RNA sequence: GCGGAUGGCCGGACGGCCGCGGGCCACGGGCUCAGACCCGGGCUCGAGGAAAGUCCGGACUCCAGGGAGAGAUGGCGGCGGGUAACGCCCGCCCGGGGAGACCCGAGGGAAAGCGCCACAGAGAGCAGACCGCCCGCGGGCCCAGGUUUCGAUCCGGGCCCGAGGGCAAGGGUGAAAGGGUGGGGUAAGAGCCCACCGCGCCGGCGGCAACGUCGGCGGCACGGCAAGCCCCGCCAGGAGCAAGGCCGAAUAGGGACCGCGCGGGGGCGACCCCAGGGCUUCUCCCGCCCGAGCGGUCCGGGUUGGCUGCACGAGCCCGUCGGCGACGGCGGGCCCAGAGGAAUGGUCGUCGGCGACUCAGGUCGUCACAGAAUCCGGCUUACAGGCCAUCCGCGCAC
RNA sequence: GGGCCCGUAGCUCAGUCGGUAGAGCAACUGACUUUUAAUCAGUGGGUCGUGGGUUCGAAUCCCGCCGGGCUCACCA
Numbered sequence: 001g002c003g004g005a006u007g008g009c010c011g012g013a014c015g016g017c018c019g020c021g022g023g024c025c026a027c028g029g030g031c032u033c034a035g036a037c038c039c040g041g042g043c044u045c046g047a048g049g050a051a052a053g054u055c056c057g058g059a060c061u062c063c064a065g066g067g068a069g070a071g072a073u074g075g076c077g078g079c080g081g082g083u084a085a086c087g088c089c090c091g092c093c094c095g096g097g098g099a100g101a102c103c104c105g106a107g108g109g110a111a112a113g114c115g116c117c118a119c120a121g122a123g124a125g126c127a128g129a130c131c132g133c134c135c136g137c138g139g140g141c142c143c144a145g146g147u148u149u150c151g152a153u154c155c156g157g158g159c160c161c162g163a164g165g166g167c168a169a170g171g172g173u174g175a176a177a178g179g180g181u182g183g184g185g186u187a188a189g190a191g192c193c194c195a196c197c198g199c200g201c202c203g204g205c206g207g208c209a210a211c212g213u214c215g216g217c218g219g220c221a222c223g224g225c226a227a228g229c230c231c232c233g234c235c236a237g238g239a240g241c242a243a244g245g246c247c248g249a250a251u252a253g254g255g256a257c258c259g260c261g262c263g264g265g266g267g268c269g270a271c272c273c274c275a276g277g278g279c280u281u282c283u284c285c286c287g288c289c290c291g292a293g294c295g296g297u298c299c300g301g302g303u304u305g306g307c308u309g310c311a312c313g314a315g316c317c318c319g320u321c322g323g324c325g326a327c328g329g330c331g332g333g334c335c336c337a338g339a340g341g342a343a344u345g346g347u348c349g350u351c352g353g354c355g356a357c358u359c360a361g362g363u364c365g366u367c368a369c370a371g372a373a374u375c376c377g378g379c380u381u382a383c384a385g386g387c388c389a390u391c392c393g394c395g396c397a398c
Numbered sequence: 399g400g401g402c403c404c405g406u407a408g409c410u411c412a413g414u415c416g417g418u419a420g421a422g423c424a425a426c427u428g429a430c431u432u433u434u435a436a437u438c439a440g441u442g443g444g445u446c447g448u449g450g451g452u453u454c455g456a457a458u459c460c461c462g463c464c465g466g467g468c469u470c471a472c473c474a
Base pairs, nucleotide, nucleotide: 001394002393003392004391005390006389007388008387009386010385012351013350014349015348016347017346018345020046021045022044023043024042025041027040028039029038030037048369052380053379055378056377057376058375059374060240061239062238063237065286066285067284068283071282073236074235075234076233077232078092079091080090081089082088093107094105095104096103097102108231109230113229114228115225116224117223130171131170132167133166134165135164137162138161139160140159141158142157143156145155146154179197180196181195182194183193184192198220199218200217201216202215203214204213205212206211244308245307246306247305254299255298256297257296258295259294260293263274264273265272266271276290277289278288279287315334316333317332318331319330320329321328322327352367353366354365355364356363357362399473400472401468402467403466404465405464408423409422410421411420417454425441426440427439428438429437447463448462449461450460451459
C1' cells in the first nucleotide's frame, strides 16, 4: 500500500431570528364578587438507534374462595455462568466451513413404541439376488493329447444350453443397499481371520460440567426422519393501559340486596338419595353460591365528558474495584418529551458530506432509514455516508 | 394503541398429519350456423406473496420479512 475479519461509535456541526407542543412563574393586561378563564411576557424541556415489526421476556393492572399437579395445551433443549426474567447475552465443549483472522449450527433421545422413506430398483428394514463370480451334474458341438491296429468307448480340454447349489467382492438402481481401507484366506467370496480407523461397552486420569485423553474388551449387532406423533427434563393461570381507579351528566329493556317461594325420587315423619348451572373461562379435590315467579328497597347501560394510571426508572453519565467476559459492588454527579390521532419545524450566516453544471472561481439542489403514545430488557428488520480500535493474508522498502 | 386473520392460473376457490398442483368461469383454436350466442371437442396459462432453514424431496413443517383485510358488530 492492497485485500479481508471482528468489536464499538457518530449519523450533519455551531450561532442568530421566527414559530409549534409540555411544565413552572412571586410578571403585565382584560373579564369578574372572585378565579382555576382569556390575551401576552419570562425561564426551561422537547424523538431514535432503530421510536418500526409486535417476535420473545418482564414490570404494572384487573379477573379468581383455597389447594393439587397425576392430565390437556403451548414453549424451551450441548455444558457452566450472567440477569428481575427470557427463546437474550458471555465463556467453554462438540460438529461443519475457511489459507488465516474468524464464521455457522432449533446442538436432548431413533438399541420405549407407532408412522413415513415417492419414482427407480432384484431388494427400503430383523432386506434382496437382475447382471455377475464360483462349484459339481445333464445335454449338444468342437479339439485330437492318452488308451486302442483303426474306429467306437473311457479319461482330458474348450464353447453353448438347461435345471440345482454356494457367494455378496464387482456392476447397476437410488438421497440412502446391513461398517471403511489394506492384507491374508477361499472353488468363488464374506469380520471368515488380522492391522489401522470408525462404532459400542467397561475402567483409569484431567475438567464443576459438556467433554477430552489413555488402556482393555466386543467381530459389528445399532440406516435416515422427532422444524411427524412421541419419550425425557425444565418453564408457563387468562386478559391486556381502549388494563384499571375516581368524579360528572343522562336514561330503562339492566343490575344488586331483602322477604315469600322453588327440580325428580323414597319415607308416616325428622330426613335421606339423585340431578342442573357457576366459582383463576382445561381436569381433579375441598369448600361455597345460584335457579321459575311475586312483592319491596336501592344503584344505574347507550353518549365518549373530565381527572388519574403517566413519566425517579431493573434510569443515565463519570470514576474505581472484582471478574477472561456477559455483568456486579462502591463513590460522585444529573433529571431526561409526554399528549386530543395531531408538537418536535422554517429561515439566514459560516463550515462538512453527496450529486449536477461549470469559463475552475463558483452556482444550484440535497442531507440515509425513519419518527415516541403505559414503561423497561432483548431479538429481528430498514439505514446515504463516515470515524476509532484490535487482528489476518499478500506485496514493497529499510 | 392493542388483538386476530388471509395471500395458490386473469377471477372465485380446492389441495395442509410432505411424494413434484387441480376444478368452475374466463381466454384461444376447431366443429355446428348465412352470422353471432348457446352447445360439443381440444389447447395454453402457475416465481403456490417473498427470503432462508429442516428433509432425499416443501404449496404443505419451522423462522424472518412484504402486502392486504377485520373497524367503533374484535376491544373504550
Two RNAs folded together computationally: RNase P RNA and transfer RNA, 474 nucleotides in total. The coordinates come from a structure-prediction model, not an experiment, and the mean pLDDT is 77. It holds a member of the Rfam family "Bacterial RNase P class A". By type it is a ribozyme.